[in-house]
Overview:
Transfer RNA from a Thermodesulfovibrionales bacterium, 75 nucleotides, folded computationally. Taxonomically the source falls in Thermodesulfovibrionales (Bacteria, Pseudomonadati, Nitrospirota, Thermodesulfovibrionia). The prediction has a mean pLDDT of 80.
RNA sequence: CGGGGAUUGGCUCAGAGGUAGAGCACUCGGUUCGGGACCGAGAAGUCACCGGUUCGAAUCCGGUAUCCCCGACCA
Numbered sequence: 001c002g003g004g005g006a007u008u009g010g011c012u013c014a015g016a017g018g019u020a021g022a023g024c025a026c027u028c029g030g031u032u033c034g035g036g037a038c039c040g041a042g043a044a045g046u047c048a049c050c051g052g053u054u055c056g057a058a059u060c061c062g063g064u065a066u067c068c069c070c071g072a073c074c075a
Base pairs, nucleotide, nucleotide: 001071002070003069004068005067006066007065010024011023012022013021018055026042027041028040029039030038048064049063050062051061052060
């Protein structure tokens, strides 16, 4: 330098045009003498960033950033 992949709650991931979810973790309550487990409820996200398309974008298009893989070049 070229090509490909990834980026979404604290963590691991799903969601591929109709307005954001799961598991674990966390908080509160129930249960228990207490803890764990279990049950119920709750909080937690500018969907990496900037633009574009669209009635509508996490999703499609362009660019940028970071990380990973492959290749080329240099040594």
It matches the Rfam family "tRNA". About the family: Transfer RNA (tRNA) molecules are approximately 80 nucleotides in length. Gene Ontology term of the family: triplet codon-amino acid adaptor activity.